[in-house]
């Protein structure tokens, strides 16, 4: 240099043909239960803004297509593998 695979919450990991993003699990927090703890059950668990509600943003980065992009297209960065 060329080819292939991958990058999604704190971590792992889904979202098959574009149509509610964060399912599910782990970790964490709160509550119930317990004398207490563990286990179990329930709820919460990205960021900004707000007293709160509401609202906005968020799939490696920057653009493009589209009513609509994790998904499609272009460029770039990073990780892994192969060829030379």
């Nucleotide at each position: 240099g060329c080819c292939c695979g991958g990058g999604u919450g704190g971590c792992g990991a889904a979202a098959c043909u574009g149509g509610c993003a964060g399912a599910c699990g782990c970790a964490g927090c709160a509550g119930a239960c317990u004398u207490a703890a563990g286990a179990u059950c329930u709820g919460c668990c990205g960021c900004c803004c707000u007293u709160a509600c509401a609202g906005g943003c968020g799939u490696g980065c920057c653009g493009g297509u589209u009513c609509g992009a994790u998904u499609c297209c272009g460029g770039c960065c990073c990780c892994g593998g192969g060829c030379a």
Predicted 3D model of an 84-nucleotide RNA (transfer RNA) from a bacterium.
The prediction has a mean pLDDT of 81.
Rfam family: tRNA. It is annotated as a transfer RNA.
It was read from a public genome assembly.